Source information:
c-di-GMP-I riboswitch aptamer from an Armatimonadota bacterium, 149 nucleotides, folded computationally. Lineage of the source: Bacteria > Bacillati > Armatimonadota. The coordinates come from a structure-prediction model, not an experiment, and the mean pLDDT is 76. The model forms 95% of the base pairs in the Rfam consensus.

[in-house]
């Protein structure tokens, strides 16, 4: 110095939980705990898991402004008609129509309703997604105390 093993001794690490912190979350840190661990030491390089903040796409709901179409309607106009004067064969005709009233219809306010159609945000729901995490899920890769062969 390589390889294998874990008989000894002394020591290392720290699973659930629990408090506190960080983070959207998965999870990390600290301390208190010990279930296990001879690499339960380092490294996201390959498989694997775990999270879905942003991002995408989706179908619900509210909103917001267009723009089509329909319906409803204030103001404001208004043929025409009641009042009124005269005549009349009493059917009605002329003239007035100034105040007043009625009023088919006309008018359509930055008005109000319905539905249609694309669009522009918002909210919550699932879904896809890692650049985010797990070395105590397996493998690679680096490092390393002690006995022994």
């Nucleotide at each position: 110095g390589u390889u294998g093993u874990c008989c000894a001794g002394g020591g290392g690490u720290a699973a659930a939980c629990u408090u506190c912190u960080c983070g959207a979350a998965a999870g990390g840190g600290a301390a208190g705990g010990g279930c296990a661990c001879a690499a339960a030491g380092c490294u996201a390089c390959g498989g694997g898991c775990c999270u879905a903040a942003a991002g995408c796409a989706c179908g619900g709901c509210g909103c917001c402004g267009g723009c089509c179409a329909g319906a409803a309607g204030a103001a404001g106009g208004g043929a025409g008609g009641u009042a009124c004067g005269g005549g009349a064969u009493c059917a009605c005709c002329c003239g007035c129509g100034a105040c007043a009233c009625c009023g088919g219809c006309c008018g359509g306010g930055u008005u109000u309703c319905u539905g249609g159609c694309a669009g522009g945000g918002g909210c919550a729901g699932g879904g896809c997604u890692a650049a985010g995490g797990c070395a105590g899920c397996c493998g690679g890769g680096c490092u390393g105390c002690g006995g022994c062969a």